[in-house]
Notes
The RNA shown here (small-subunit ribosomal RNA) has 1519 nucleotides and comes from a wastewater metagenome.

RNA sequence: AGAGUUUGAUCCUGGCUCAGAUUGAACGCUGGCGGCAUGCCUUACACAUGCAAGUCGAACGGUAACGGGUCCUUCGGGAUGCCGACGAGUGGCGAACGGGUGAGUAAUAUAUCGGAACGUGCCCAGUAGUGGGGGAUAGCCCGGCGAAAGCCGGAUUAAUACCGCAUACGACCUGAGGGUGAAAGGGGGGGAUCGCAAGACCUCUCGCUAUUGGAGCGGCCGAUGUCAGAUUAGCUAGUUGGUGGGGUAAAGGCCUACCAAGGCAACGAUCUGUAGUUGGUCUGAGAGGACGACCAGCCACACUGGGACUGAGACACGGCCCAGACUCCUACGGGAGGCAGCAGUGGGGAAUUUUGGACAAUGGGCGCAAGCCUGAUCCAGCAAUGCCGCGUGCAGGACGAAGGCCUUCGGGUUGUAAACUGCUUUUGUACAGAACGAAAAGGCUCUGGCUAAUACCCGGGGCUCAUGACGGUACUGUAAGAAUAAGCACCGGCUAACUACGUGCCAGCAGCCGCGGUAAUACGUAGGGUGCAAGCGUUAAUCGGAAUUACUGGGCGUAAAGCGUGCGCAGGCGGUUUUGUAAGACAGAGGUGAAAUCCCCGGGCUCAACCUGGGAACUGCCUUUGUGACUGCAAGGCUGGAGUACGGCAGAGGGGGAUGGAAUUCCGCGUGUAGCAGUGAAAUGCGUAGAUAUGCGGAGGAACACCGAUGGCGAAGGCAAUCCCCUGGGCCUGUACUGACGCUCAUGCACGAAAGCGUGGGGAGCAAACAGGAUUAGAUACCCUGGUAGUCCACGCCGUAAACGAUGUCGACUUGGAGGUUGUGCCCUUGAGGCGUGGCUUCCGGAGCUAACGCGUUAAGUCGACCGCCUGGGGAGUACGGCCGCAAGGUUAAAACUCAAAUGAAUUGACGGGGGCCCGCACAAGCGGUGGAGCAUGUGGUUUAAUUCGAAGCAACGCGAAGAACCUUACCUGGCCUUGACAUGCUGAGAACUUUCCAGAGAUGGAUUGGUGCCUUCGGGAACUCAGACACAGGUGCUGCAUGGCUGUCGUCAGCUCGUGUCGUGAGAUGUUGGGUUAAGUCCCGUAACGAGCGCAACCCUUGUCCUUAGUUACCAGCACGUAAUGGUGGGCACUCUAAGGAGACUGCCGGUGACAAACCGGAGGAAGGUGGGGAUGACGUCAAGUCAUCAUGGCCCUUACGGCCAGGGCUACACACGUGCUACAAUGGCGUAAACAAAGGGAGGCAAAGCCGCGAGGUGGAGCAAAUCCCAAAAAUAACGUCUCAGUUCGGACUGCAGUCUGCAACUCGACUGCACGAAGCUGGAAUCGCUAGUAAUCGCGAAUCAGAAUGUCGCGGUGAAUACGUUCCCGGGUCUUGUACACACCGCCCGUCACACCAUGGGAGUUGGUAACGCCCGAAGUCAGUGACCCAACCGUUUACGGAGGGAGCUGCCGAAGGCGGGACUGAUAACUGGGGUGAAGUCGUAACAAGGUAGCCGUAUCGGAAGGUGCGGCUG
Repeated sequence: AGAGUUUGAUCCUGGCUCAGAUUGAACGCUGGCGGCAUGCCUUACACAUGCAAGUCGAACGGUAACGGGUCCUUCGGGAUGCCGACGAGUGGCGAACGGGUGAGUAAUAUAUCGGAACGUGCCCAGUAGUGGGGGAUAGCCCGGCGAAAGCCGGAUUAAUACCGCAUACGACCUGAGGGUGAAAGGGGGGGAUCGCAAGACCUCUCGCUAUUGGAGCGGCCGAUGUCAGAUUAGCUAGUUGGUGGGGUAAAGGCCUACCAAGGCAACGAUCUGUAGUUGGUCUGAGAGGACGACCAGCCACACUGGGACUGAGACACGGCCCAGACUCCUACGGGAGGCAGCAGUGGGGAAUUUUGGACAAUGGGCGCAAGCCUGAUCCAGCAAUGCCGCGUGCAGGACGAAGGCCUUCGGGUUGUAAACUGCUUUUGUACAGAACGAAAAGGCUCUGGCUAAUACCCGGGGCUCAUGACGGUACUGUAAGAAUAAGCACCGGCUAACUACGUGCCAGCAGCCGCGGUAAUACGUAGGGUGCAAGCGUUAAUCGGAAUUACUGGGCGUAAAGCGUGCGCAGGCGGUUUUGUAAGACAGAGGUGAAAUCCCCGGGCUCAACCUGGGAACUGCCUUUGUGACUGCAAGGCUGGAGUACGGCAGAGGGGGAUGGAAUUCCGCGUGUAGCAGUGAAAUGCGUAGAUAUGCGGAGGAACACCGAUGGCGAAGGCAAUCCCCUGGGCCUGUACUGACGCUCAUGCACGAAAGCGUGGGGAGCAAACAGGAUUAGAUACCCUGGUAGUCCACGCCGUAAACGAUGUCGACUUGGAGGUUGUGCCCUUGAGGCGUGGCUUCCGGAGCUAACGCGUUAAGUCGACCGCCUGGGGAGUACGGCCGCAAGGUUAAAACUCAAAUGAAUUGACGGGGGCCCGCACAAGCGGUGGAGCAUGUGGUUUAAUUCGAAGCAACGCGAAGAACCUUACCUGGCCUUGACAUGCUGAGAACUUUCCAGAGAUGGAUUGGUGCCUUCGGGAACUCAGACACAGGUGCUGCAUGGCUGUCGUCAGCUCGUGUCGUGAGAUGUUGGGUUAAGUCCCGUAACGAGCGCAACCCUUGUCCUUAGUUACCAGCACGUAAUGGUGGGCACUCUAAGGAGACUGCCGGUGACAAACCGGAGGAAGGUGGGGAUGACGUCAAGUCAUCAUGGCCCUUACGGCCAGGGCUACACACGUGCUACAAUGGCGUAAACAAAGGGAGGCAAAGCCGCGAGGUGGAGCAAAUCCCAAAAAUAACGUCUCAGUUCGGACUGCAGUCUGCAACUCGACUGCACGAAGCUGGAAUCGCUAGUAAUCGCGAAUCAGAAUGUCGCGGUGAAUACGUUCCCGGGUCUUGUACACACCGCCCGUCACACCAUGGGAGUUGGUAACGCCCGAAGUCAGUGACCCAACCGUUUACGGAGGGAGCUGCCGAAGGCGGGACUGAUAACUGGGGUGAAGUCGUAACAAGGUAGCCGUAUCGGAAGGUGCGGCUG
């Protein structure tokens, strides 16, 4: 520091996800040791048991228990507080600390900084005192009640308990004279003096009283900061202030009476939700964000609610009273309790420890002290919960053991790893030694102070001694011995690390993208590897990455985002100059910012974690001093911003009124006659009752042609005939004036197209709805004929639009060019002229900006001010709530849930019922067919035991198959075989081979005859046969979507690419586009391209002409011979021909056109002319095209069968449908007779001649020929003659009967052919459709492969031999350029809505049921306060001495008052019959709305209609 994920690819926008750090964690697997930390985050749920606050005898009366002493004793014991001590009690201090928890609390809190009107036990310092009396009471004793808790009565008693009196330095009150109010003693010691004694007395000390001050602590007040929600906007009655009074320690509505009507709030009051807060912790570069365990400060709470008492301090965790809930005891009458102290229990929960030790240390309470108490604390235990450290050994050890895994079978890997050898001993085990933490205090002694004192007490020094829970722990030493110690996750990319097997869209994985449908590096296992390590992973959570909330540090033309427009209060910002001020600002100083933490430098544990000393820091707040640039404030100026006046100018700017002509429609009259209107074509409609057309006249409403324009005006919406009236704004020139008066603007106010609403008019045309006619599968549409609201006017609503420049307003600055419009200045306005200067507006374009497109002085550039808005897609601009509206609806505006994308711009393709250009038997022009018939053949379907399998639009269907009677054959039935019909290896036997017979359908089985071979190093070996056992064979079984090879197709179409360069952020582009031209990306020219490759062309074969060479089997001109005839013979190589090599054709030549090019057109010559004809040749690629059944092959499957053999059957079936063919329908013909002319092939298990036989198929025969020699072999159309004469025929030949021939083991299923007989359909074929452009179509025959036999098929061969092409509008296919795109599996694409089904969350909902906080009323506990107090009362006073007074109390009354009850509302949660839409879901239904001109351009607002997408009307936008 980034990465993955939208796309075919790209750039951007934008979300989702990951890598990091962290945790009081939990879970899974695993687990050696130590140190230091940490450990109920959930039920502030309920708690058994033990402990957590006591202490003081030096305050007191005393003596229950214990120990001691003394006395008595019957030896059992008893007495005695005498001593140590001390239960219970009186009294004092403490219990308000320490410890826990975070429920409440958004301020009565907290943090920081200040303040004034306060209190203060213990502590410190000072001052003054501490005199003299009194009456009670607990305990104890006695009695009584009660189950208990406990209570009552009587008698008696002490105090540092209680109450008076005296005194009063301070203190308090005051009318300034005066008045009021205290105390307590205890202990130690003692020289004189006094006393009978106690003691007095003195002294020390601890106390006590009053008071002043301090320290520390606490109470109160203020300022500033401190979460979310405005779908909470108004709140408030003691409320805000004042006066009097009360109250408090103290200010104060804190309380009360009266008076006033205030106070708070958009700088967010009130309400709701949530929450203890801070130092800090985690993260982060920081700014921030999240959190508030442990430690520390503050606050709040103590079962829930209320209340006071005591006290210095509480409204009190281990106190009290009351109410409530709960639990426990009970004798049913009544009582007791409060772990959010430490342990512990139950419960809850994913989850959190021991009912431990000690007061040794630190600290606290009490005490003079010793000491006691202390679950504070210090330790130990449990837990890998975290951090840190250590170990599980170290060295050597094979070109490498075994085993595992993989393998191309060679090997590789595990792996120096192990074994083995040597060494070490941390840790652990055993034994031994052994700390620091401990020093105060105490004792002895010396000394200083106090004192009369050598007592006592206090301080200091020395000596001495006691005290350790942890713990026999840390640590040290010794001993033996590698001994006691490694796991977890991951290995497709992100992200380090790969193979095998299993599984087969199953099981499963997954953080995101995504893996899995038979070869899974992604599931599971194994081997190996990678990472971390006593841990490792997962889950949860926070920050980071995320500049995805942007202060640092983002955006808004098209991605989400500029309010429809203006005015404008608050707010924000604000020209220039002077002076002052000092709020902001800046600088200095001071105070504070607790400690801990973080950071730096040191120190201590062996290191580290950890602990510790010092420093820095704590970015803050406050006080004070200074400065005066800047901002603010105050005052005074200025004119440049802004405005005003005067003078002009243009304009569909607005409102009102009046007027006008053209046109449509309607009405009247006339002329006139059969149609009009309408459409793609029609029909509905109108018209003989006279339409349309035409002439004249009239009525009425709406809109204003031409001018008219990227013209004008307006803030926007918007505004158009002409004239008049009223009125707003803008611009220009030059003077004068005001003097910052300005800009922007939340809330607010106003305006605001169309549609729509209300009331009243109006209504010509147009026209939602509606009706009819068409179209259509349907047509709730598009088209047509009608037609109502509406459109128009007046008044009032509505308040929205693609209200768009999808671009907020204002201001400043920054190169240019060309227009339009409207002012104005100067020049001689000679011309519509020239040169300037303003306003508005349009186009092009530079820098710059932008993701790109594009914007570009009218910015989307560079800056400033202010406002609005955005933060992934969907859900949704929806629900609920509020506000507005008559309604329609508008505005404000979520969440659950769901997806990993959604989007923008540009690129390359593909596609378009987009466009341009071009080509092709593509159409057209022609010729002949198919589709109709019969038959052949293939396919589908059906059938079947089987009808084997494959091929499927073109590019399957006379295809694989160049040939199914058996075989083939893969299928079916039946019968058989199991190392097998075939290959290799082993063992045994036998030569191989062969004859014959039997059973059987055969395979096969049984029997049988003959026969002993070849090589040899003599061991044996090689073929072959049989048998045996095992490795294996075998498979036309599956997968052509695992493959190779081969093939089809686009297409013999002209294309497909690369290198370098250039352009672009990039995908890509350029080149390859453009102008010409070509069959061609063929060539030329131009050109940021220049070159190159695969294709095209050429090279190859064949054919067409000539030449050379050669001359048999071919040929025969001339010569010769011969025949009935024939190259038959001699001879020859001239010709034909054969087969080898050459020549020839290149737009080479001429003319024209063209751009001086390429090229085209015409011509000459030539056998051939513009690639001469034909063939072979098939670019990059497409179709997961075809083939596992040609072959090969991975994987899977079968193995007495899915292998192998045999016989028979089937592949040949047959209501039917399709393809491809043959033969025909006839006279351009059929038949008959006789005659002529080919080419190319084939032939030995062959072709077969002549001859003979047969009507014929054929038979017989066998010459010749391994073939330019012989044979197949006859060519047929044709031409000639004859006949038939338009008919189901002398056409046509199917079907059938009989008789035959041939092949073959065998023609039944199921061959071909022959003869005779029979003689079907069919008279030129509907819609539709195919081939062909010249030696072609058409027509005629011939041959070959396969093959025993079996072509109408296939592949070849020649013979005869046409017609037509104007042309490219249209159909199909292709190429190229361009355009649109929401397609990229690429239009067989994508995609919308209803309906049906399943699931999910959610809104409404008659209601039902909870909760919360207020409000009103009722009742009213405890308790304070107030009043009363006839009853009761020791202290003080008085007197009549047992009464009164003072004072107090019980009781009662009143105010307030918790809980409770009642009531109507508010807010909120759960739930609900039914219901609404929404979302999601491999293969449901209906249509096809959108994307291409998406087939009616789309979209926005609105109204209306319709199963649904949607349609239509009106206005708007171009996206």
The RNAcentral record of the sequence draws on SILVA.